This is a predicted structure of a 74-nucleotide RNA (transfer RNA) from an uncultured Candidatus Micrarchaeota archaeon. The coordinates come from a structure-prediction model, not an experiment, and the mean pLDDT is 83. Rfam family: tRNA. Gene Ontology term of the family: triplet codon-amino acid adaptor activity.

[in-house]
RNA sequence: GCCGUGGUAGCUCAGCCUGGGAGAGCGUUCGGCUGAAGACCGAAAUGUCGCAGGUUCAAAUCCUGCCCACGGCA
Numbered sequence: 001g002c003c004g005u006g007g008u009a010g011c012u013c014a015g016c017c018u019g020g021g022a023g024a025g026c027g028u029u030c031g032g033c034u035g036a037a038g039a040c041c042g043a044a045a046u047g048u049c050g051c052a053g054g055u056u057c058a059a060a061u062c063c064u065g066c067c068c069a070c071g072g073c074a
Base pairs, nucleotide, nucleotide: 001073002072003071004070005069006068007067010026011025012024013023020057028044029043030042031041032040050066051065052064053063054062
């Protein structure tokens, strides 16, 4: 230098192909339960969807460039 995969909540990830409500589990906080804690039950908070630009009525999703991680080729 070229190619591939990945980057979404504090963590692990789904959603992307096929554009339209941003989600799950775990964790955290509060409440219930308990003598207390755990387990269990209920509720809540947390996101520039890696960055910038483009297309579109509308972009996590499509297109372009760039950054980072891992792997391969040279």